RNAcentral holds the sequence, with entries from SILVA.
The RNA shown here (small-subunit ribosomal RNA) has 1485 nucleotides and comes from a metagenome.
Rfam family: Bacterial small subunit ribosomal RNA. The family has 99 seed sequences and 42,628 matches in Rfam 15.1. Its family is annotated with structural constituent of ribosome and ribosome in the Gene Ontology.
RNA sequence: AGAGUUUGAUCAUGGCUCAGGAUGAACGCUGGCGGCGUGCCUAACACAUGCAAGUCGAACGGAGUCGUUUUGGAAAUCUCUUCGGAGAUGGAAUUCUCGACUUAGUGGCGGACGGGUGAGUAACGCGUGAGCAAUCUGCCUUUAAGAGGGGGAUAACAGUCGGAAACGGCUGCUAAUACCGCAUAAAGCAUUAAAUUCGCAUGAUUUUGAUGCCAAAGGAGCAAUCCGCUUUUAGAUGAGCUCGCGUCUGAUUAGCUGGUUGGCGGGGUAACGGCCCACCAAGGCGACGAUCAGUAGCCGGACUGAGAGGUUGAACGGCCACAUUGGGACUGAGACACGGCCCAGGCUCCUACGGGAGGCAGCAGUGGGGAAUUUUGCGCAAUGGGGGAAACCCUGACGCAGCAACGCCGCGUGCGGGACGACGGCCUUCGGGUUGUAAACCGCCUUCAGCAGGGAAUAAUUUUGAAGGUACCUGCAGAAGAAGCUCCGGCUAACUACGUGCCAGCAGCCGCGGUAAUACGUAGGGAGCGAGCGUUAUCCGGAAUCAUUGGGCGUAAAGCGCGCGUAGGCGGCCCGUCAAGCGGGGUUUCAAAUCCAGGGGCUCAACCUCUGGCCGGACCCCGAACUGGCGGGCUCGAGUGCGGUAGAGGAAGGUGGAAUUCCCAGUGUAGCGGUGAAAUGCGCAGAUAUUGGGAAGAACACCGAUGGCGAAGGCAGCCUUCUGGGCCGCCACUGACGCUGAGGCGCGAAAGCUAGGGGAGCGAACAGGAUUAGAUACCCUGGUAGUCCUAGCCGUAAACGAUGGGCACUAGGUGUGGGGGGACAUUCCCUCCGUGCCGCAGCAAACGCAUUAAGUGCCCCGCCUGGGGAGUACGGCCGCAAGGCUAAAACUCAAAGGAAUUGACGGGGGCCCGCACAAGCAGCGGAGCAUGUGGCUUAAUUCGAAGCAACGCGAAGAACCUUACCAGGGCUUGAAAUCAUGGUGAAGCGGCGGAAACGCCGUGGCCGAGAGGAGCCAUGACAGGUGGUGCAUGGCUGUCGUCAGCUCGUGUCGUGAGAUGUUGGGUUAAGUCCCGCAACGAGCGCAACCCCUGUCGCGUGUUGCCAGCAUUCAGUUGGGGACUCGCGCGAGACUGCCGGCGUCAAGCCGGAGGAAGGUGGGGACGACGUCAAGUCAUCAUGCCCCUUAUGCCCUGGGCUGCACACGUGCUACAAUGGCCGGUACAACGGGCUGCGACGCCGCGAGGCGGAGCGAAUCCCUCAAAGCCGGCCCCAGUUCGGAUCGCAGGCUGCAAUUCGCCUGCGUGAAGCCGGAGUUGCUAGUAAUCGCGGAUCAGCACGCCGCGGUGAAUACGUUCCCGGGCCUUGUACACACCGCCCGUCACACCACUCGAGUCGUCUGCACCCGAAGUCGCCGGCCCAACCCGCAAGGGGAGGAGGCGCCGAAGGUGUGGAGGGUAAGAGGGGUGAAGUCGUAACAAGGUA
Repeated sequence: AGAGUUUGAUCAUGGCUCAGGAUGAACGCUGGCGGCGUGCCUAACACAUGCAAGUCGAACGGAGUCGUUUUGGAAAUCUCUUCGGAGAUGGAAUUCUCGACUUAGUGGCGGACGGGUGAGUAACGCGUGAGCAAUCUGCCUUUAAGAGGGGGAUAACAGUCGGAAACGGCUGCUAAUACCGCAUAAAGCAUUAAAUUCGCAUGAUUUUGAUGCCAAAGGAGCAAUCCGCUUUUAGAUGAGCUCGCGUCUGAUUAGCUGGUUGGCGGGGUAACGGCCCACCAAGGCGACGAUCAGUAGCCGGACUGAGAGGUUGAACGGCCACAUUGGGACUGAGACACGGCCCAGGCUCCUACGGGAGGCAGCAGUGGGGAAUUUUGCGCAAUGGGGGAAACCCUGACGCAGCAACGCCGCGUGCGGGACGACGGCCUUCGGGUUGUAAACCGCCUUCAGCAGGGAAUAAUUUUGAAGGUACCUGCAGAAGAAGCUCCGGCUAACUACGUGCCAGCAGCCGCGGUAAUACGUAGGGAGCGAGCGUUAUCCGGAAUCAUUGGGCGUAAAGCGCGCGUAGGCGGCCCGUCAAGCGGGGUUUCAAAUCCAGGGGCUCAACCUCUGGCCGGACCCCGAACUGGCGGGCUCGAGUGCGGUAGAGGAAGGUGGAAUUCCCAGUGUAGCGGUGAAAUGCGCAGAUAUUGGGAAGAACACCGAUGGCGAAGGCAGCCUUCUGGGCCGCCACUGACGCUGAGGCGCGAAAGCUAGGGGAGCGAACAGGAUUAGAUACCCUGGUAGUCCUAGCCGUAAACGAUGGGCACUAGGUGUGGGGGGACAUUCCCUCCGUGCCGCAGCAAACGCAUUAAGUGCCCCGCCUGGGGAGUACGGCCGCAAGGCUAAAACUCAAAGGAAUUGACGGGGGCCCGCACAAGCAGCGGAGCAUGUGGCUUAAUUCGAAGCAACGCGAAGAACCUUACCAGGGCUUGAAAUCAUGGUGAAGCGGCGGAAACGCCGUGGCCGAGAGGAGCCAUGACAGGUGGUGCAUGGCUGUCGUCAGCUCGUGUCGUGAGAUGUUGGGUUAAGUCCCGCAACGAGCGCAACCCCUGUCGCGUGUUGCCAGCAUUCAGUUGGGGACUCGCGCGAGACUGCCGGCGUCAAGCCGGAGGAAGGUGGGGACGACGUCAAGUCAUCAUGCCCCUUAUGCCCUGGGCUGCACACGUGCUACAAUGGCCGGUACAACGGGCUGCGACGCCGCGAGGCGGAGCGAAUCCCUCAAAGCCGGCCCCAGUUCGGAUCGCAGGCUGCAAUUCGCCUGCGUGAAGCCGGAGUUGCUAGUAAUCGCGGAUCAGCACGCCGCGGUGAAUACGUUCCCGGGCCUUGUACACACCGCCCGUCACACCACUCGAGUCGUCUGCACCCGAAGUCGCCGGCCCAACCCGCAAGGGGAGGAGGCGCCGAAGGUGUGGAGGGUAAGAGGGGUGAAGUCGUAACAAGGUA
């Protein structure tokens, strides 16, 4: 940093997709160790259990236990006893003093911190910076001072009562650092007076004075003293409040607001304030987005990014909010209070049914939800917090451990050696390659894990270590315990085999899979990462794809139809001033952490840590160019005035002629009209035509334009009136008055609407006639609305220059409209304004634009962000309606679209060819037959060929063979090939069976000295296949097309595909040649070179020839080389010559000469390519398939089957003929298992014998048409010969299926062929025969040969094919293309919908808990007052009432959502139906 994907290719536009990074993740496969972190993103769902906030006995009275001191003397035991008791020991209950410990309660401090969560909140909630002269602050520090003297209660406790419990009532006693008067008192507070200093204001500070008011508590200690207490000063910390700025989306939410905004007074608060209340005023907020709706805790930061930015707010830190839901206050320095209270709702639990209890969004843990998130662990050792004088207690904060690859970081799973390379696997061209130094094997090390021994720091200052026998150190054993995951078509790094066969499947995008898949699955191999690897989800990036940095709007998406103008934005020249913007400096802030830089510490790293650094904000000072504010001036912007001027500018009124139609009348007669052609229609009741008169409406020919005017829409006869704007000239006046313009207002073609007129022509709808497969169209005949006018709506358009407005600048040329100037004149020149064309720079993807910009700049507005869905739905606004304006989403596609390029195509154009048409001649299509094909049939009718370019084609010859098909009979290393191993007296011959193949029997019994070989048999490798695929191929071929084209190198042009060259002007059969030209050359084609033929010459004459000589039946022989002919070699023709035309060219036309004249005629020869054209059955060949058969052999059958259809031929239909007789003239060829003369036989086919000839010698071989003569006389015939019968001939092993020929007999259809269609331009067509290949035999076919021998071509409009140029294109498997809409079917999302269900919410009213506040308080009532007392008073309370007030209820609106019979359109879907709308003039642009 980019890449893939729209096209045949290209450029640009544009979307989609990928590579990167990240995560509190999850899922799949896999999993060795350690360190550091992290771990309910969902149900702010519900919670069992334990723990998470207590502490102080040095505040207090008790209680309990223990000890001690003082009382006290019990039980029990012993002794004595008169049995009454006494004594001794003993030490209980009890009592007193003191001490220690424990502690329920009173009291104090703390439970407002710490910890959790993110529901709510769009807010001064948060961030940032200010402010409080409007505030409070427990504990702590600090200042100043004080603590005198009293009083009355109350819990605990005791007694008693109630209750299941929770808990409570009553009576009685008691303490305090609990509570309450009094005293003292100002530095405090309140009021007030004077003065001082200060502030932006309200006002504040300081000093002095006066009046009034308010304090206190003790405890420990022997004590010193310490800890407390009260008032006060200052601080620190924390909190409260206010303000500037910043803080998501929707305008399909545009208006919101009644305590609402302000004032006065009051209440309330720590404090300002409508915070609350009474009264008064009518304000306040809002397009700079109020209100409403949706979403959301905010930030430091985190992720990403080059940055700007985007996204995010887990963990750590700051702030906020919340604590089951809602409401409320109490206490307190602090709360409206997570583990406090009250009430209401819901839920759960207990209950004796009367009542009670509870709140994990603390740590663990459970259920549930979910793709998903841990242990009911250890410890207070450290850090920190609460209480305490302290010891100490508490602390799920915290420190640790556990679980989890969830993340980051580190380490290991070994290291070295080891083969021309084991085995195995995979591939293979079978040679080998690869896995691969990999393994084995040899040597070595021991991290981590394991075992054993030692063993911390963390603790500062004495004690105290959860982690932990952990980290760490040492020793020991042994390679030992430790590798997977994804990918391998392109993007993107990595390829083969097999399987599968549009199946199964893959896929992020493009796309793979339909029989050779590097894309599916598996394997081998490879690539990548590695204790992980992939996938999914999400964010940023790439995406300059919302563009501030950094985009666009003529045609790709995008300029509002046009104007006026509000807000806003922007704004000319000069001077002065201010200093808001702007620039510089300073101060302050930007918490810590993070981040960056440099150090340090864990062995490194992650991690931890130290030092330094960072945007932005606020304030102060300085500066004055620019922007801005204020003041003053200027005239060039803008406007005014004056003088001219052009115009279909607008409105109203009037008026004119032509034409159409209608009416009346005349003339006049049979048609008119209309079309491609017709018909409907009109007309003998007199049309059309024509003449005259009249009526009516609408539009204004010529001028007229490429012209003018207007903002646009638009404006056209002429005249008048009213009226807007422009331009030019003068340079008098104003003095920036300007530009743009969100909203807003106005104008706005046609069609349409309302009301009333009008209505000639035209003319939707409609009717009829045509056309057509249909024709609800195009064409024709009619014709209503409408078109016209008045008034009012509508408000759209390809309202287009598809180009918003303004100003300035940036070469020109040429036309045109209006004005002015150059003394006159003017074709001319200068200048201003308008309107066109061409064109430079520049711009642009290109096309193109180019002073009328799409160039260069500035200002303002509008608009765009992939295609479809859709300018649609819903909502809103407008409209009488039609409808308009505004304007989505679901879903779906990998494109849609622009410009240009090369082709192809066109019922586009131009030029030009071809037997393409035309002109001709002969045919085909009708008949019969032959032959090929389709179809049908069949056991089989083997296969292929399929428009031209398959069909007398492969087949130049199917009776067997051929033969590939069918039936049957047989063979299995095979009919033929190669090799190996083993065996072996083969093959052949004869006989028998059999249809044959074959089998059986007999006979026979190789070469070599040997080894061995040949043959045969068996076995194994293998053979064989006309089995498949011509869509895997080679080769060969057809075709366009013997058409004139197809390309390349270099150069040039173009961003590029590509163009140029090859186009153009001529010319040619030709891209043939010439000229021109940013091209210059070249190649494959054309032509020529080759063959045949036409003329001549030379050479040579046998088997050829014969003029003259000789000879014969005969060129038979002698002879001859003249001629014919053959063979060979040459000559000849080149537009060379002449004339004309042409550009002085190429060339064309004519002529001469010549056998031949403009490539003389014919052939061979086929460019780049096209048709996945044809052929796997000529051959070759990859892969697949068969292997006692899909191979091989044999017999017989079939390929010849026949109701039909088509192609190609033959023979005819007759007299230019048929038949009979006579008679003439070829050429090309072929011939030895061959051609066969001649003779004889046969009517004949042919037969018998057989000369000659391997052939210019002999034979096939008499050519036929023709010519001469005769008959036939127009007839289904003396035409025609099919068909059938009989008799023969030939070939062959064999003519039944199924050959050819002969003779006799038979004598069919057919009398010239519908639509349509073929060949041929000269030795051609037509016609006549001859030869050959194949072949035993079989030709009407095919390939050749010669004989006779025409007609016609005006011409290129049309049909077909082709070439070149050009044009359009939505085509590019290229018009046999593409493509549209309805209908039918399936699926999907959406809209409407009688309704219905729940959610949120506004308004009104009802009820009204707790509770604060207010009032009352007849009941209760310790402290204070009066009183000796009783009692009274005051304060207080219970209680009551009132305002407010949550939940609840009723009614009525709004919003969004779920669901719904049915309705609607939309999207998608493989080959459905109907038509053909669009793309080529798409056949009606």
The coordinates come from a structure-prediction model, not an experiment, and the mean pLDDT is 87.